[in-house]
RNA sequence: CUCAGUAGCUUCUAGGGUUCCGGUUUAAGUAUUAGUCUUAAACGGCUGGUCCGAGAGAAGCAAGCUAGCCUCAAGAAAUUUUUUCAUUCAGUUGAAAAAUCUUUUGGUAGCUACACGGCGGGAAAAAAGCCCGGGAGGA
Numbered sequence: 001c002u003c004a005g006u007a008g009c010u011u012c013u014a015g016g017g018u019u020c021c022g023g024u025u026u027a028a029g030u031a032u033u034a035g036u037c038u039u040a041a042a043c044g045g046c047u048g049g050u051c052c053g054a055g056a057g058a059a060g061c062a063a064g065c066u067a068g069c070c071u072c073a074a075g076a077a078a079u080u081u082u083u084u085c086a087u088u089c090a091g092u093u094g095a096a097a098a099a100u101c102u103u104u105u106g107g108u109a110g111c112u113a114c115a116c117g118g119c120g121g122g123a124a125a126a127a128a129g130c131c132c133g134g135g136a137g138g139a
Base pairs, nucleotide, nucleotide: 008061009060010059011058012057015052016051020049021048022046023043024042025041026040027039028038029037063112064111065110066109068108069107070106073103074102075101076100080099081098082097083096084095085094086093114134116137120132121131122130
């Protein structure tokens, strides 16, 4: 310098606007009779419900790593140690199991760091800490 790969998902919150609901105001009325209802329009500098929503926010799950422990299985070493059985004048000889080391199955436990950040652009409601973006830039 070039190429490729990785930095996951769910729920919620900070935050966001206004498609729908609700609310407020105005107008009209085919409803109604003094205060409601229906329709339309406007308003998010209307608390709200629906909706969007964090790399640097929260929780959980997944994935990865570690080797202390448990567990499944295999191999190796030395002819060492312990136990059991048989045997011998004799820890003599033989067999089995356990202890040691390596790999491995499944669990359990722990860890998963750090992180200042524009302008501008994008979105079929619109905007945003969403996406461009762990970018540009800075230290």

Predicted 3D model of a 139-nucleotide RNA (Guanidine-I riboswitch aptamer) from Aphanothece sp. CMT-3BRIN-NPC111. Lineage of the source: Bacteria > Bacillati > Cyanophyceae > Aphanothecaceae > Aphanothece. Its Rfam family is "Guanidine-I riboswitch aptamer". Rfam links the family to the GO term regulation of gene expression. Of the family's consensus pairs, 93% are formed in the model. The sequence was found by an Rfam model in a public genome assembly.